SAM riboswitch aptamer (S box leader) from a Planctomycetota bacterium, 122 nucleotides, folded computationally. NCBI's taxonomy places the organism under Bacteria, Pseudomonadati, Planctomycetota. The sequence was found by an Rfam model in a public genome assembly. Of the family's consensus pairs, 97% are formed in the model. Its mean pLDDT, the model's own confidence on a scale to 100, is 87.
């Protein structure tokens, strides 16, 4: 940096630095000297990956070798919050932006793109 996949109407914030901008682009509305952005503590949401229990169980394995006991266990499933990896803690990703479709023209619904995250790959 760029592909693939998943998920985005839930949820979480103070304090110390600083000192003008911030919501990614554009419009649009917004926050913002009653203090943007950055960083630092600290605390707190979530459960993607990782841990651990557990269900069920591809499949392998041990003892019996009639019946069957046992023991690892991939895959999925579910809890847990874990002194592990990340991420997040204004406003649905703030809306909207290309397409469809509907309409009492306010708008609404669905689908696309672009972002962000994660987890894999080149």
């Nucleotide at each position: 940096a760029u592909c693939u996949u998943a998920u985005c109407c839930a949820g979480a914030g103070u304090g110390g630095c600083a000192g003008a901008g911030g919501g990614u682009c554009a419009g649009g509305c917004c926050c913002u000297g009653c203090g943007a952005a950055g960083c630092c503590a600290c605390a707190g949401c979530a459960a993607c990956c990782g841990g651990u229990c557990g269900g069920c169980c591809c499949g392998g394995g041990g003892c019996a070798u009639c019946c069957g006991c046992c023991c690892c266990a991939a895959a999925u499933c579910g809890a847990u919050g874990c002194u592990g990896g990340u991420g997040c803690u204004a406003a649905u990703u703030c809306c909207u932006g290309c397409c469809c479709g509907g309409g009492c023209c306010a708008c609404c619904g669905g689908g696309g793109g672009a972002g962000a995250u994660a987890a894999g790959g080149u």